About this RNA: Predicted 3D model of a 93-nucleotide RNA (Glycine riboswitch aptamer) from a soil metagenome. It matches the Rfam family "Glycine riboswitch aptamer". From the family's description: This family represents the bacterial glycine riboswitch. Its mean pLDDT, the model's own confidence on a scale to 100, is 78. Of the family's consensus pairs, 90% are formed in the model.
């Protein structure tokens, strides 16, 4: 330093509308009603995939590097999943 497998791993609306499917309710029936999931729009928010910047730092200066720092395109905001970063193993360089 890379893969791989194990453990740890933060932040923020389980918002609000409209479509769709439709567990289940109600009814003697025609029928009404509806949770969850799905798409889609809006408002609000997060920063630790990814990407994008540099005032201070490195760099004698230009040019250039780069965070855990700014940014929110991406990406997220119940659990789960993913997760920068961090420990351990095995194997490669």
């Nucleotide at each position: 330093u890379c893969u791989c497998g194990c453990g740890g791993g933060a932040g923020a609306g389980g918002c609000c509308g409209a479509g769709u499917c439709g567990a289940c309710c109600c009814g003697g029936a025609u029928g009404g009603g509806a949770a969850a999931g799905c798409u889609c729009g809006g408002c609000g928010c997060c920063g630790a995939a990814g990407g994008c910047g540099c005032a201070a730092c490195c760099g004698c200066c230009c040019c250039g590097g780069a965070a855990a720092c700014g940014c929110u395109c991406a990406g997220g905001c119940a659990a789960a999943a993913g997760g920068a970063c961090c420990g351990c193993g095995c194997g490669g360089g």